RNAcentral holds the sequence, with entries from ENA. A computed fold for a 1500-nucleotide RNA from Lacunimicrobium album, annotated as small-subunit ribosomal RNA. Model confidence (mean pLDDT): 84 of 100. Lineage of the source: Bacteria > Planctomycetota > Planctomycetia > Planctomycetaceae > Lacunimicrobium.
[in-house]
RNA sequence: ACUAUGAAGGGUUUGAUUCUGGCUCAGAAUGAACGUUGGCGGCGUGGAUUAGGCAUGCAAGUCGAGCGAUAAAUGGUCUUCGGAUCAUGGAAAGCGGCAAACGGGGUAGUAUUACGUCGGAACGUGCCCUGAGGCCGGGAAUAGCCACGGGAAACUGUGGGUAAUGCCCGAUGACCUCUAAGGAGCAAAGAUUUAUCUCCUCAGGAGCGGCCGACGCGUUACUAGGUAGUUGGUAGGGUAAUGGCCUACCAAGCCUAUGAUGACUAGGGGGUGUGAGAGCAUGGCCCCCACCACUGGGACUGAGAACUGCCCAGACACCUACGGGUGGCUGCAGUCGAGAAUCUUCGGCAAUGGACGAAAGUCUGACCGAGCGACGCCGCGUGUGGGAUGAAGGCCUUUGGGUUGUAAACCACUGUCAGGGGGGACUAAGCGAAAGUUGAAGGAGCCCCAGAGGAAGCGCGGGCUAAGUUCGUGCCAGCAGCCGCGGUAAUACGAACUGCGCGAACGUUAUUCGGAAUCACUGGGCUUAAAGGGUGCGUAGGCGGCGAUACAAGUCAGAUGUGAAAGCCAACAGCUCAACUGUUGAAUUGCGUUUGAAACUGUAUUGCUUGAGUGUGACAGGGGUAUUCGGAACUUCCAGUGGAGCGGUGAAAUGUGUUGAUAUUGGAAGGAACACCGGUGGCGAAAGCGGAAUACUGGGUCAUUGCUGACGCUGAGGCACGAAAGCCAGGGUAGCGAACGGGAUUAGAUACCCCGGUAGUCCUGGCUGUAAACGCUGAGUACUAGUUGGUAGGCAGUUCGCUGCUUACGGACGUAGCAAAAGUGUUAAGUACUCCGCCUGGGGAGUAUGGUCGCAAGGCUGAAACUCAAAGAAAUUGACGGGGGCUCACACAAGCGGUGGAGCAUGUGGCUUAAUUCGAGGCAACGCGAAGAACCUUAUCCUAGACUUGACAUGCUUGAGAACCUGGCCGAAAGGUUGGGGUGCCCUUCGGGGAGCUCUUGCACAGGUGCUGCAUGGCUGUCGUCAGCUCGUGCCGUGAGGUGUUGGGUUAAGUCCUUGAACGAGCGAAACCCCUGUCCUUAGUUGCCAUCAUUAAGUUGGGGACUCUAAGGAGACCGCCGGUGUUAAACCGGAGGAAGGUGGGGACGACGUCAAGUCAUCAUGGCCUUUAUGUCUAGGGCUGCACACGUGCUACAAUGGGGCGUACAAAGGGAAGCCAAUCCGCGAGGAGGAGCAAAUCCCAAAAAGCGUCCCUCAGUUCAGAUUGCAGGCUGCAACUCGCCUGCAUGAAGUUGGAAUCGCUAGUAAUCGCAGGUCAGCUAUACUGCGGUGAAUGUGUUCCUGAGCCUUGUACACACCGCCCGUCAAGCCACGAAAGGGUGGGGUAUCCGACGUCGCUGAGCUAUCUUCGGAGGCAGGCGCCUAAGAUAAACUACCUGAUUGGGACUAAGUCGUAACAAGGUAGCCGUAGGGGAACCUGCGGCUGGAUCACCUCCUUU
Repeated sequence: ACUAUGAAGGGUUUGAUUCUGGCUCAGAAUGAACGUUGGCGGCGUGGAUUAGGCAUGCAAGUCGAGCGAUAAAUGGUCUUCGGAUCAUGGAAAGCGGCAAACGGGGUAGUAUUACGUCGGAACGUGCCCUGAGGCCGGGAAUAGCCACGGGAAACUGUGGGUAAUGCCCGAUGACCUCUAAGGAGCAAAGAUUUAUCUCCUCAGGAGCGGCCGACGCGUUACUAGGUAGUUGGUAGGGUAAUGGCCUACCAAGCCUAUGAUGACUAGGGGGUGUGAGAGCAUGGCCCCCACCACUGGGACUGAGAACUGCCCAGACACCUACGGGUGGCUGCAGUCGAGAAUCUUCGGCAAUGGACGAAAGUCUGACCGAGCGACGCCGCGUGUGGGAUGAAGGCCUUUGGGUUGUAAACCACUGUCAGGGGGGACUAAGCGAAAGUUGAAGGAGCCCCAGAGGAAGCGCGGGCUAAGUUCGUGCCAGCAGCCGCGGUAAUACGAACUGCGCGAACGUUAUUCGGAAUCACUGGGCUUAAAGGGUGCGUAGGCGGCGAUACAAGUCAGAUGUGAAAGCCAACAGCUCAACUGUUGAAUUGCGUUUGAAACUGUAUUGCUUGAGUGUGACAGGGGUAUUCGGAACUUCCAGUGGAGCGGUGAAAUGUGUUGAUAUUGGAAGGAACACCGGUGGCGAAAGCGGAAUACUGGGUCAUUGCUGACGCUGAGGCACGAAAGCCAGGGUAGCGAACGGGAUUAGAUACCCCGGUAGUCCUGGCUGUAAACGCUGAGUACUAGUUGGUAGGCAGUUCGCUGCUUACGGACGUAGCAAAAGUGUUAAGUACUCCGCCUGGGGAGUAUGGUCGCAAGGCUGAAACUCAAAGAAAUUGACGGGGGCUCACACAAGCGGUGGAGCAUGUGGCUUAAUUCGAGGCAACGCGAAGAACCUUAUCCUAGACUUGACAUGCUUGAGAACCUGGCCGAAAGGUUGGGGUGCCCUUCGGGGAGCUCUUGCACAGGUGCUGCAUGGCUGUCGUCAGCUCGUGCCGUGAGGUGUUGGGUUAAGUCCUUGAACGAGCGAAACCCCUGUCCUUAGUUGCCAUCAUUAAGUUGGGGACUCUAAGGAGACCGCCGGUGUUAAACCGGAGGAAGGUGGGGACGACGUCAAGUCAUCAUGGCCUUUAUGUCUAGGGCUGCACACGUGCUACAAUGGGGCGUACAAAGGGAAGCCAAUCCGCGAGGAGGAGCAAAUCCCAAAAAGCGUCCCUCAGUUCAGAUUGCAGGCUGCAACUCGCCUGCAUGAAGUUGGAAUCGCUAGUAAUCGCAGGUCAGCUAUACUGCGGUGAAUGUGUUCCUGAGCCUUGUACACACCGCCCGUCAAGCCACGAAAGGGUGGGGUAUCCGACGUCGCUGAGCUAUCUUCGGAGGCAGGCGCCUAAGAUAAACUACCUGAUUGGGACUAAGUCGUAACAAGGUAGCCGUAGGGGAACCUGCGGCUGGAUCACCUCCUUU
């Protein structure tokens, strides 16, 4: 300086987090299709499926200037008027020439004879161009035509005669061909308008074509070997030409793991789509090449070969007179079929191009145009400006309004497009002597006309993703790309309104690329997420130490050829712009040739020693193989002693024992294993190896640095080794011990436990080849802080204790770094290099199938359909554990008294009923809502009767009437109906009007204890008066989070102290508040009375001392002493004190949990109801009774019961009230009326207690249920259904099974009193009050609950969790299967059409002939050969009774295997067994909890 302009993420696994990882979305594209909608134009584009079948028309002809003959028509001549003949003319044919091999269509086949790029040598070439020559002399036929036939037709036979640029002969011949180099051989055609054209030979060219080579160009190894013309040679044949192209002979080669052969798929390229790029996918239109033409085969003609030529075979279709023929749309249109799907049986040769022709011209479904399709791209329009009573309508609404919305209406304009009319540039160049003439189709710019008129939809609005409200629906209907919405308040379904996006389109579906670094070359990984081979040796391959020299293959630089055009890109230009098109340039990253460079790789040569190996000297070792020996223990046998059990378990039993066990002593035999040493100690590649000795043998370490001189590393295939279990054969068998038998346990127990016990475990020989074969970490080399133990060596120093340095092996901690984190960290998971193996979501599945190995079991290799949106790793916070530690609580223990048994009361369930209204349901429902159901209360409770703007509120409205008072009738009442009295206040023009009230009509509305406590507020219960729950700042961690709040002490307490990356703070705890306990001050009535007086009596005078009352104070704080403790907090003891460590009691209840309770206290959203689910009334019910449960009362008696006497409280209540005295009644009660709105009066008697008498252990002088009779009280009313009294009656019950409750001091227990509700009462309940007044514990093993720390977790709806397998049901895809069916490519044998070639050719034969013949043809034979037939295999697909597992599916069955120590730790391999998960044996692993011990580490 030039070039290059280019890279985004989101959702979804979790309670939350970080990763891993899949699924999915946003983008662009298409020959598209479908849905809804649709104004115009330009340019493109359109049978992708059945290379399935095709009616009809057209798509290749032309030349009379090559040839003969000649119809119609016109003209001339002749005429017997029938016609004949000549000329012009040119139809339909024929001979001949050229073309028909181009153009047009399609992609079946072909994985290479193709294609692309770059090269090559042994070739051909009509028309065209250039150059050199030539064109002489003859001849015989044959179509057409004529005649006669055959045949339905297609077509064809015989005879006769005719022309040529058709055919033949001769001549001439070379710069041509052959050659043995002497020679030999080979051509032609003319036509006409007289100027040209054509023809023949040769040479050259251009263009085109044939052939050869290199490189590039799919999938599959679940295809590993293929090949006999196969590979090469010689000779010959054949071809235009090389060549096994073909034949004969000779040799045995050739291809292949860098993938041959086979199978499957596929035309290739330029390009196209996408992408930042690298790539990935693709090959429609256009261009180049190849191949195909109904299927298969074959040749002919020709320069060249067959879409619309020929022959044969086959299938199909058509015609037929049944004898025989005909056909090939993958040309343009069109048709049927199949399909989601792809157009007109159009016009024209005007242009461009092609064939023929000298030309005019003819032909041309090539082409140019038009038509159809929004199929694509591009452009334009559907109006513009003004316009607020912000109209109406719609929708929403908190009812105020908001929004649609300047949008409309309305006013003023404009005139694009479309429409109508005019006009005509241009696409036209040519042709013709000229005049003149040629447009299928299109039609610009321009002019005129009218008028906002004719022209807007589609998708979406939960997040991703721009845009929300209302109604309807109610896990239904439906939506959905993923996550997911919908079960009565759905921004997610449907609709409306509204908003967002795009716009003549918009969405959906399908496919490709992208995002996806999710196959990673650019650019990934493998300890635990998917992923290191079980280990070694080693082949191919890959990679490779330090120098020197050479070459130049790789590499780099320059030049040059090529890389078609189109396309892409840039600039400019043409259509009004754009799409589209043109011109120029760049690019085409490639390949070839050539010139140079020599650092690196490579190759060759030559050196080196540090890698590697070797020598020498030492050392350690459970390294390996074989043989021999040993002691302890065990079992069995023999013998002795001994005499009843032994054994076994959680507890037992089976078993064993008086035929003498167990125990013990002595002896014998046998097999297996080797205690102590023994150790994160040693050795080995791994598996693995442990008594001792001997023999043989592999490897390692250290020292030395003598020798070799890169000899190295890794290692696909391959080979070897390879625990345990298992298999085969032969031995052996003490113990143990799958299977099996028995005993237990259990709901069951095919288990865990126990008693036995076979294979096996052991040895020898062989097989198997797998394990959690693990460090879940491949091998090698180098580099990168340290500290500290161990093992085997060496060196140096030494005070002889040891210290320092160094090599190898084996541990722990740890820096940097790395890692998602846990962790790792010189033994890397750090930093790099080399090589190998492996991974790509979960499940299906290490399964099926195929192959291979194995005796088998089984191993190795190893899918798919289908299905899910996750599966997973690490760490965090919780919760949980039949984990651990610490601590607390009437939690247990120690005590006292109860409940559970009885009777009764009361609540609940159940049952019943016309109704038994509703709610509450473990603790935390059940004497609860209800502090009081005879009516009322009381309710959608039931039966029955009534009312309908209503029993109650507000407003409007019609009519009447003051209000109000008082009758009659029906009725159970409510209610209905019908009378009487009464006329008020304000204004007045006297007609009336107004206010209020009542009745009435109608409208808004009232009303609802109707539903939803899972829509809510409020209130409440519970954990729990448990000690916890959080925040700010800082610090740590990627983060969720952690720290603080943990630890050590202490406390009732997260109470306080101390330590500490924390420092502080808040809500709780405590304190503040109330009652109570002591004292003081003040005050002294209704309270009190010591002293004085007085009385029946604090009754009165008086008093304030005391009690008491009610205001205010004091007092208690571990303050003092001693001890312990860390100097602290605090604890223990003591003193003082009324009270001592919170003095006692109450109120007070953190963050939160239970969708806890309540819509029936109240409030309230939504829904429902409106002559009823509202309101009123009467009666009934809520009280119903075979039964079950909860809570209580009273008892069962003598610590008692009864009688009599007698003493002492506190706290309350009282006017529709409490009720004294007195009288009556046995009593309940009645009469009576004093006092009291209460420190004054009343309720009011306190009771247990004390004293005394009786009862004497009984179903009683206990207990009082039940029942009868007689009464009383309240109330409108006691039948259902009240309470009380008296008399009589006198049930069960003699201390309560399993189980269970309360209570730690003025407590339990026991005794009575009062109150609320209330007419009365079912109260034995509830709420309070006082009287009397204990026992026990000073502990934390256990049960229950709770708190903190820690640990494991597959739980997070949080253990009432999660979750496994069989069985049963439905559905889906797949495998196996006796077979069955349909294809494919080969092989072998047979047959063998047409046809070329060869041989033959006695038959036929115009041209030549020397007359002999040559040549040709028919025919025959042979090789090859398509189709066909047969056979045995291979291969693919379809189907198949039955069968196997698998996936999926709210609520099926059986168990509970796993996750916590998951209740027997789990898992891996293997073997056996079992309904099933599984169990058991053997070996292994930690990816096991807990406790203890050892070792090591860290810190001091």